[in-house]
RNA sequence: GGGCGGGUGGCGAAACUGGCAGACGCGUACGUCUCAGAAGCGUAUGAGGAAACUCUUGGGGGUUCAAGUCCCCCCCCGCCCA
Numbered sequence: 001g002g003g004c005g006g007g008u009g010g011c012g013a014a015a016c017u018g019g020c021a022g023a024c025g026c027g028u029a030c031g032u033c034u035c036a037g038a039a040g041c042g043u044a045u046g047a048g049g050a051a052a053c054u055c056u057u058g059g060g061g062g063u064u065c066a067a068g069u070c071c072c073c074c075c076c077c078g079c080c081c082a
Base pairs, nucleotide, nucleotide: 001081002080003079004078005077006076007075010026011025012024019065027045028044029043030042031041032040046055047054048053058074059073060072061071062070
């Protein structure tokens, strides 16, 4: 330099043919249980904000009523080729 795959909450990971983003698991917080703990169970858990609400899928642009998803450019990671 070329080809392919990938980048989504604190972490892993889903999201079908473009149609409520974050299911599910882990972790964490609080509660319950216990003499106390562990395990289990319940509730909550992206960010900002008192709330209303606003923002959020690596960055930028485009298409569309609507984009994590499609198109273009760029950045980063992995594998392969040279």

Predicted 3D model of an 82-nucleotide RNA (transfer RNA) from Candidatus Collierbacteria bacterium RIFOXYD1_FULL_40_9. The prediction has a mean pLDDT of 82. The source organism's lineage runs through Bacteria, Bacteria candidate phyla and Candidatus Collieribacteriota. Its Rfam family is "tRNA". From the family's description: Transfer RNA (tRNA) molecules are approximately 80 nucleotides in length. Rfam classes the family as a transfer RNA.